SAM riboswitch aptamer (S box leader) from uncultured Nocardioides sp., 135 nucleotides, folded computationally. The RNAcentral record of the sequence draws on MGnify. NCBI's taxonomy places the organism under Bacteria, Bacillati, Actinomycetes, Nocardioidaceae, Nocardioides. The coordinates come from a structure-prediction model, not an experiment, and the mean pLDDT is 81.
[in-house]
RNA sequence: CUCAUCAAGAGGGGCAGAGGGACACGGCCCGACGAAGCCCCGGCAACCUGACACCGGCACCGACCUCCCAGCGGAUCCGGCGUCCACGGUGCUAAUUCCGUCCCGUGCCGAGAGUCGGUCAGCGGGAAAGAUGAG
Numbered sequence: 001c002u003c004a005u006c007a008a009g010a011g012g013g014g015c016a017g018a019g020g021g022a023c024a025c026g027g028c029c030c031g032a033c034g035a036a037g038c039c040c041c042g043g044c045a046a047c048c049u050g051a052c053a054c055c056g057g058c059a060c061c062g063a064c065c066u067c068c069c070a071g072c073g074g075a076u077c078c079g080g081c082g083u084c085c086a087c088g089g090u091g092c093u094a095a096u097u098c099c100g101u102c103c104c105g106u107g108c109c110g111a112g113a114g115u116c117g118g119u120c121a122g123c124g125g126g127a128a129a130g131a132u133g134a135g
Stems, first nucleotide, its partner, number of pairs: 001135006011041005019030003024101004042093003047089002050084003054080004060074003097129001102126005107119005
């Protein structure tokens, strides 16, 4: 940089000792009934890896055929989709990626006149940013 996913799921112990929820701001939470961090043991999930089935594709082989094409059959490879597994490589294990911020649509409330403000998690969609995996 590209692609995919991000509403589900899964906690105990030891050390440690005041912060943490990515960054900024605003919220809202978690935390001395012990935060971050480190270690151990569990667990979750199924991205990679593995098995199977189906679909599609370039080229290949075989039978048919006088020959070729088409059509038929086959195995390899590639791609897609689905199911299964969980040894291995990662990841994850409060709250939707905790929520908002930018854009679009829309509900309610209040001003009011061609809009403005509020709702500080109203609702829906998208973007940005981020996280994880694969390349």